[in-house]
RNA sequence: UAGCACUCCGGAGAAGUCCGGUUCUUUUAGAAGAAUCAAAAGGAUGCCGAAGGUGUAAAGCCCAUAGGGCUAAUCUCUCAGGCAAAAGGACGGAGGUAAA
Numbered sequence: 001u002a003g004c005a006c007u008c009c010g011g012a013g014a015a016g017u018c019c020g021g022u023u024c025u026u027u028u029a030g031a032a033g034a035a036u037c038a039a040a041a042g043g044a045u046g047c048c049g050a051a052g053g054u055g056u057a058a059a060g061c062c063c064a065u066a067g068g069g070c071u072a073a074u075c076u077c078u079c080a081g082g083c084a085a086a087a088g089g090a091c092g093g094a095g096g097u098a099a100a
Stems, first nucleotide, its partner, number of pairs: 006095005015045001017044003020037007046083003052079001053077001055075001060070004
């Protein structure tokens, strides 16, 4: 004295969707109304991009040329993940750390 592991702090976006369910009330019944169901557990659609991943890929580098190769972004695709809060979270700051 830089990086990784590790610790602390900061950290965006997108439906608290709809159907359906449950409880209560009214009704001869059908059905209607109210409340509740965050997540998980059922179904459906819409959307987000900043774990990870994809690539017909910006920039960069190499060969030496009208091309080829390497590598790869906050680009791209949305597979995964996510769409109140919590958790997660690229990235940034601080600490810390092996080796030299």
Molecule: Glycine riboswitch aptamer